This is a predicted structure of a 692-nucleotide part of an RNA (large-subunit ribosomal RNA, domain II) from a Candidatus Aminicenantes bacterium.
[in-house]
Context: one part of a larger RNA
This record gives sequence, C1' cells and structure tokens, in this order.
RNA sequence: GCUGGCUAGUUACUCUCGGCGGCGAGGUUAAGCCCGCUGAGCGGGUGGAGCCGCAGGGAAACCGAGUCCGAAUAGGGCGUUUAGUCGUCGGGAGUAGACGCGAAGCCGGGCGAUCUACCCCUGGCCAGGGUGAAGUCAGGGUAAUACCUGGCGGAGGCCCGAACCGGUGGAUGUUGAAAAAUCCUCGGAUGAGCUGGGGGUAGGAGUGAAAGGCUAAUCAAGCUCGGUGAUAGCUCGUUCUCCCCGAAAUAGCUUUAGGGCUAGCCUCGGGUGGUCCACGGCGGAGGUAGAGCACUGAUUGGCGUAGGGGGCCGAAAGGCCUACCGAAGCCUGUCAAACUCCGAAUGCCGCCGAUGGUAGCCCGGGAGUCAGACCGUGGAGGAUAAGCCCCAUGGUCAAAAGGGGAACAGCCCAGACCGCCGGCUAAGGUCCCCAAUGCGGGCUAAGUGGGAAAGGAAGUGGAGGUGCUGAGACAGCUGGGAUGUUGGCUUAGAGGCAGCCAUCAUUUAAAGAGUGCGUAACAGCUCACCAGCCAAGCGCCUCCGCGCCGAAAAUUCAACGGGGCUUAAGCCCGCAACCGAAGCCGCGGGUCGUCAUCUGCUCCGGCAGAUGGCGGCGGUAGGGGAGCGUUCCCAGGGCGGUGAAGGUGAGCCGUAAGGCUUGCUGGAGCGCUGGGAAGUGACUCUGCCAGC
Repeated sequence: GCUGGCUAGUUACUCUCGGCGGCGAGGUUAAGCCCGCUGAGCGGGUGGAGCCGCAGGGAAACCGAGUCCGAAUAGGGCGUUUAGUCGUCGGGAGUAGACGCGAAGCCGGGCGAUCUACCCCUGGCCAGGGUGAAGUCAGGGUAAUACCUGGCGGAGGCCCGAACCGGUGGAUGUUGAAAAAUCCUCGGAUGAGCUGGGGGUAGGAGUGAAAGGCUAAUCAAGCUCGGUGAUAGCUCGUUCUCCCCGAAAUAGCUUUAGGGCUAGCCUCGGGUGGUCCACGGCGGAGGUAGAGCACUGAUUGGCGUAGGGGGCCGAAAGGCCUACCGAAGCCUGUCAAACUCCGAAUGCCGCCGAUGGUAGCCCGGGAGUCAGACCGUGGAGGAUAAGCCCCAUGGUCAAAAGGGGAACAGCCCAGACCGCCGGCUAAGGUCCCCAAUGCGGGCUAAGUGGGAAAGGAAGUGGAGGUGCUGAGACAGCUGGGAUGUUGGCUUAGAGGCAGCCAUCAUUUAAAGAGUGCGUAACAGCUCACCAGCCAAGCGCCUCCGCGCCGAAAAUUCAACGGGGCUUAAGCCCGCAACCGAAGCCGCGGGUCGUCAUCUGCUCCGGCAGAUGGCGGCGGUAGGGGAGCGUUCCCAGGGCGGUGAAGGUGAGCCGUAAGGCUUGCUGGAGCGCUGGGAAGUGACUCUGCCAGC
C1' cells in the first nucleotide's frame, strides 16, 4: 500500500423549551409495605411524607391585591387583570471523562551503580631503546669554601616506542558487518597511569579535574506502576438518503487578538396587521463634490502711503534727496482636511398614493459566524509604489455550476428541480483550427494592429488661419553686391567681421558702417539686397485622425491562443443578417407553497386524497422536515433439507437511501406486518487488528 473487520454526541441527575397523553384550581406520590407473575425484574394495590401551582411587595419587622421608597392621599419600582401539574418522547443547557484519539508534563509508592561517575578494600599489568638530576669517588683548584674535569650513580606527572589506555584528521559506512564500527593517521604509555575481584553513594537525589556530563542504547531531573479517561482556547477524524430555507468573516468588551460573551446576520414555532421594500408626488434637515476669496490663513506681479535703511543740510528742532526694504490699502493672478459670501447630484427623514413584492415588526426554541479575497467608486497611510495596508459604498467569489475572457475563485454575460438529436437571445463572436458574414464610406503601410513615457520628426489624411505670387512669387542658374571709409574709439595692429560707441550719408536696379568662413592686419570666399533666365504656385502658423522614433535580459520562435491576415481576417463610422449559455421559450415529468373545484373523514378548529391555475425549487457553516437500512425484544401471521441465512451472477421496481424475483453456490435457520429498544450505517483519524 491493497483487502476484510473494528472505530467517535452516550448515560445518569437537575433545569429549560416544544410535541403527545392524563387530570385540572389543582396536579403528583417517594422510600417502605401487600399481592401476582415468565422473578436481582415487571405489573397491580397501598403509602399524602414531600414537591410544584393557587399572591405579591419589602433587607426585615410587616402589610396584602397590593406593597416598597417617601412627610405625602405626590410620583415611581415590582406586582394584581388566573393555569397548572404528572408522565413520556424530542431540542438545548448545567454537573459529571461528556463526540473520539493525541501531549510535553505534575504528584505518590516502588525498582535500579552487572552500563557509567566517584569513593573504600584487596590483587594484577606496563617489550625495548634514549636522556643522565641529586648524591658520591678520584683528580684539579682554594687560606678554607666555592668551583672545574672525569668516573660511579640512576632521578623524572623526562624523551622515542609495542602491549595497554585513548580517540586527532580523513575516507568508508549511513534499510551499516556495527543503534557509534572499520581502515589509514594520531595522543598517553612510571603515572593525576591502566586494570580484575569484592563493596558503598540515587531521582530534586547521587556522582561530576564541570561537558548540564553520567546514574543500564533513556537525563535541564532515571525507570516502573498508580492518581488517570490529568489538562489540550490546538491539530486530525466524526459513518445512510431525499426535501425546504440559508449565513458570517462586523460592533462593543475581553492578560483579548487563530479563544470567548452579548448584539448583528440564518433557521424553526407562535403572534401581529397595513407595518416593510421598490417607484411617483409633496415637504424637510444638511455644508460634501464643485466653486469662491466676503472671513481665517497662505500666495504672483504691479502701484505705493506710514515706517525703516542710505546720502546731504542743520547746534538742535527739523528738512531735502534716494535706481534700497516695505505694513495697511488698491489693481492683478492663485491655494486650503482642521477657510466659506455660495453650493449641487446622490443619500437620509416625514406625509400621501396606484402597482408589484410578502419582503416588516413582536415573543420564544436552535444555530453558525468574530483569518475574508478581489474588482469599480470616494478617501486616510505609503512614494497621487505594491497581488500593500486601513475605512466607506456597490458587486462577485467565499457558499455558484453554465457561456465569454487562449488557459485563469474575485472581470463580462448569466443564477443549474429532472428529461428532449426542438426554438430565441446575452456577453462575446462570424478566414481556418471553431458554431456563425455580407454590404456601404473612410483611415493605416507601421505586421501599427499584436506592450510603454517625457520628448523628437518636411510620415500621411482632414480642418482652419496668415503672407508672397503673371506688375512673375518659391527653388535653381548667370551677373551685380559699390562710394565717403581703413566710421570713431581702443589697440603693436583692429581695414564690415577681438572689444566699446555710433550706425549716418552718397551713387544706385540694388548693396548692412555688414550674415558666416577667412587674414598677424589687409586680401580672398559668401550672405542680406538687386537685375536677368525660367515659369505656376510658394512659405509660415494652429487644431484633429492614424502611423514613425524613443524601445536592452537572460534555454529557438515566446508582447495576436496558433495558422495566417494589408482597398484586411487591422482601425473608425453605418446598415442588414447569423452563431452563441444549464438565461428565455416549447413539450413531458417531479416536488414544495398557494388558490379553486370535487371526494372521504372529523373531537368540527380542520385533516387526507384527486384534478386544474399561478408561483418557488444553486448552495458551505448552520436551522427545519420526511424517509431507507442494521441488531435485539413484544404481538400477529408466515417461509425453510422439494434447501433458510450467507456468497456470487442476471432481470425488474422506486426520486434516493434501497427493494423484489430468479440461476448457481451454500447446508439450517430466516423473513413479513404493527409496535418497542439501540453497542445502528465508514474511504480518509501518518487510526487499531488480521491476511496478502
């Protein structure tokens, strides 16, 4: 892992609500006792103790349909205007292990030092080699010592290195040969050494050259049994079917934040009516969007007063000047969540109303929810970032399938009771993949379409404005482009062309005291300007449509889903069709609600059935309802060796859980009907047990 089996809201008591039943201003017995029986039990009787109800208010005395507070005959609080109680079943709560499994742990009693730590007693072990302390002897040496040299000597947590004890680095091993090893390498190896045997110390205790180490493969408190079904606001699991409704992820409080309580939202029962919603009319409150600058502030430029700065005159007083600063004020242009002279749309409140919806409210039983997500819109935070975070408002998902979007919870369309090889549409589409298309007008040349900004550009189409132009424009070509004069100044020089000032005049068809290049300065080239040639349009500005550049990423194409598309299969405008969904329609069927008719029953309130009309029937948590099946019991009525249950096939019936019949197998018990009681339904718990 597979197959089979087992496996989770139970039971007791109390409270509460509901269904059903008995009695009813009453209801009811408990233990005990008596009798009977199919006998640890059940049934009948007895037993009125007790309990609940029939009166409340007050702390109480106490009073009483009232009473309490109070001085109160005031006012207010709680009551009075009657229904309970016993049984049984069911929903819920409480106390118990309380739906099941699961801790790490806490405490108590025992068992452990055959592993290991340390200690005590008694034994054992350490190849070989090296070094050569003290001391001593001899010689030297000294006044004597000291000291020196040599020999002897054999010290040492000394050196090298086996046994032995360790375990440094690496490799292998990692379902190992091994729950710590093997191989190579390495440390100690006369010492704080290693080791045999015997003995001692233990669980908040021992022992520890101290690592929280070790105390039997276990140690920040051993193991075992018990308290024990500890507790688990946590995780996981929680078993048949169908029908109706259907949430929440919010508020307040919380040693609270992934838990709770109350409210909100769901459901079920009872009650109540013109409540509720949509829409219309009428009437209201308001200070948002916008706008504005009248207030509060901010703020551009200008005028410019007081005042100030600076200069001058004056002994002072004071006065004059100023190309400086500058309140207030005026003109001009702006800004504001905490500004408002103004001021919507929506929303909100009230009254009235036709229509549609049955949606509202009150009381009571049962919940679940308290992690929300994205999208549009209005905002706060952030960076006018985030698939960001926090509010508000609407939608979808959550709990929603279907169609579209290539794929894709949250986007667009649309809400699936069932069946149909019928029809119409929505979003979105109609060249092929792929169901369905044509026409008319225009645009685009970029594969733009099919990713992007500031910014840039004689791309192209359209609209408008303005100037020049047959007295010849624009472009091109030919020619001219001069004189005073080298203007003055400056400068070494400055001659149109370093710089400063001025920028006149003359001759002219025209020609700047000069547009650029150039020279040391001149020169030279050129331009403006003029004429000629030519010949018909030329220049500039603004707006709109579509395109171009701007444009770099990591494994070929990879920024249309693909193929492929260019008077389109792209974009804009228009027309007429078609396709397209579980939407809508048609036909048939089911179920629920409601209304009508008929039939049957009735305790008369109504209930059941049939037919027809209308309407509903997505659904997680969750509420409500109706059923199927399993085991056992009671009663009735049946089946079975001419073959029960079980197993395995087949056919049929029911909306489902399921049921019926039958073949084979099997070989002795088992259904049915009406009731009753539960150890009552398994795919999932890294579940448990068995087999494979």
It matches the Rfam family "Bacterial large subunit ribosomal RNA".